[in-house]
Molecule: RNase P RNA; transfer RNA
């Protein structure tokens, strides 16, 4: 000094004048205070709120999948295992179960799931062909582990050593996943991100939930009607309601609450590798309902360009500042982001 | 704001428990018929299965994410 890698932050400041929204003053006019984001996007997950029995049984349906903690909870995170990549830091991994069933494996290819011989090599021949073999071609994602030697008529875990590989065996460390070492087995698999099997967890809607008031309006046609119909996602029962669905036609297009203090924010301390968790102080920081957070100005701050001086700079101009915007609320994931800082790590050069 | 579906040829759709080379139909383009034309025949062409990543030996299909359309709910 180049090249990555993992983790966390900023994401324009200031002042002014005009306007918006909510809130509180002040009473007829105005002043004061407060006013998006790390993702307010997505709605992929989970919880709190709320309603239907405060949620109930059965089948089913869906999710989720090594271990061990962490959480209100999670498909989320953090620590380890183990596979798989990567020269390393490091990164991926729906990573149980094929020894329970029920199947899949197209095309090739001689053969594809308790095999087979096409090309080959070898004995034999009456030269037509029999009969041994699977090393070796070849095909295909996969074809009886790999490599040496013995052996043989060639040949072959048929033997033997070494390496890999299986086990519902042992013993040892570890809460455990699993590792190690020992023993035994001559040793053919793949797929459950199909079906399904085993565990764990899920009743359904969704703030447009639901509650209250206030205005208004007019019934009519059909079908089913307590062995019925709805809430109740799929059935079947419990349970709660009393008309109910379809079609025509009438009214209405308002207000209030839910609604912003919460698993909150900051700051310090303990404890824990860590995700966290406990303690204490202090703070309140958006609540619209056709939806508000603008706009323009000036001086800065980065970053490009271009001019003149000049060649590490300075000045003047002129552009540009990303993604993206609350609508019940919180705790994750996923995705988008100009431009910019800090730490820590691992590689290779060169100097000391 | 909440909820759910759907995306395959120009246009409307099928593709069934992953498997050869993705198919219908209408349109289109050349031919034959016909003086011509429409009707009928006959033969082509036209698909990165919205988009990128995963699983698998294979992926339109099975799973994430991402775009973009439509339908519901006061």
């Nucleotide at each position: 000094a180049g090249a990555g890698g993992c983790u966390u932050c900023c994401g324009g400041g200031u002042g002014g004048c005009u306007g918006c929204g909510u809130g509180g003053a002040u009473u007829u006019u105005u002043c004061c205070a407060c006013g998006a984001g790390g993702a307010a996007c997505u709605u992929c997950c989970g919880g709190g709120c709320u309603c239907c029995a405060c949620a109930g049984a059965g089948c089913g349906c869906g999710a989720u999948g090594g271990c061990g903690g962490g959480u209100a909870a999670c498909g989320c995170c953090c620590g380890c295992c183990c596979a798989g990549g990567a020269a390393a830091a490091c990164c991926u991994g729906a990573g149980a179960g094929a020894a329970a069933g029920c199947g899949c494996a197209a095309c090739a290819g001689a053969a594809a799931a308790u095999a087979a011989a096409c090309c080959g090599c070898c004995c034999c021949u009456u030269c037509g062909g029999g009969g041994g073999c699977a090393a070796g071609g070849g095909u295909g994602a996969a074809a009886a582990g790999g490599c040496g030697g013995c052996g043989c008529a060639a040949g072959a875990g048929a033997c033997c050593a070494c390496c890999g590989g299986a086990c519902a065996c042992u013993u040892u460390g570890g809460c455990a996943a699993c590792a190690a070492a020992g023993g035994c087995c001559g040793c053919a698999g793949g797929c459950a991100a199909a079906c399904c099997u085993c565990a764990u967890c899920g009743g359904g809607a969704g703030c447009a939930a639901g509650a209250u008031c206030a205005a208004g309006c007019a019934g009519g046609a059909u079908g089913c009607u307590a062995u019925g119909a709805a809430g109740u996602u799929g059935c079947u029962c419990g349970c709660u309601u009393c008309g109910c669905a379809u079609c025509c036609g009438g009214g209405u297009a308002g207000a209030u609450c839910g609604c912003u203090u919460g698993a909150u924010u900051u700051g310090c301390c303990u404890g824990g590798c860590g995700a966290c968790a406990g303690g204490c102080a202090a703070a309140c920081u958006a609540g619209a309902u056709g939806g508000a957070u603008a706009g323009c100005c000036a001086c800065c701050c980065g970053c490009g360009c271009c001019u003149u001086g000049a060649u590490u700079c300075a000045a003047g101009g002129c552009g540009c500042g990303a993604c993206a915007g609350a609508a019940c609320c919180c705790g994750g994931g996923g995705u988008a982001u100009a431009g910019g800082a800090a730490g820590c790590c691992c590689c290779u050069a060169c100097c000391u | 704001g909440g909820g759910u579906u759907u995306a395959u040829a120009g246009c409307u759709c099928a593709g069934u428990u992953g498997g050869u080379u993705a198919g219908a139909g209408c349109g289109c383009a050349u031919c034959c018929c016909u003086g011509a034309u429409a009707a009928g025949g006959a033969u082509g062409a036209g698909g990165u299965c919205g988009g990128a990543g995963g699983u698998u030996c294979a992926a339109g299909u099975c799973c994430u994410c991402c775009u973009a359309a439509a339908c519901c709910c006061a």